[in-house]
Parts: sequence; C1' cells; structure tokens
RNA sequence: GGUGACAUAGCCAAGUGGCAAGGCAAGGGUCUGCAAAACCCUCAUUGUCGGUUCAAAUCCGGCUGUCACCU
Repeated sequence: GGUGACAUAGCCAAGUGGCAAGGCAAGGGUCUGCAAAACCCUCAUUGUCGGUUCAAAUCCGGCUGUCACCU
C1' cells in the first nucleotide's frame, strides 16, 4: 500500500427495516436479630457524521478505532 471482517450498558452478548432480549457486575427495596441466599425494581442518543425510507441497531457512503489476510 491492497482486500475483508468487526464496533450494541461497567463487562459478556442477542437482535438482518416497525419503540434494544438475556447473563454478570453496580445501586435501591422486601425478607433477616445482623449477614448470606432468594425475590422485586433501576441502568442504552446501538463508535461517529451523512444518505435512503412513512419508519434504521438493521440498508448505503465517509471518518475513527480494532482484528485478520495479501504485498
């Protein structure tokens, strides 16, 4: 230098056009003499900027970052 893939919560991670699942962690609550366990509740501008669309995490393009391969 070329090609391709990936980016979703503090961490892991699903979702392939119609208001973003789940687990762990964290915080609050119930329970308990105090804890632990259990149960309930809370936590997302989907890397970023544009485009397409009635509607975008999802499709398209630029940029940023990471990884792999080729040279």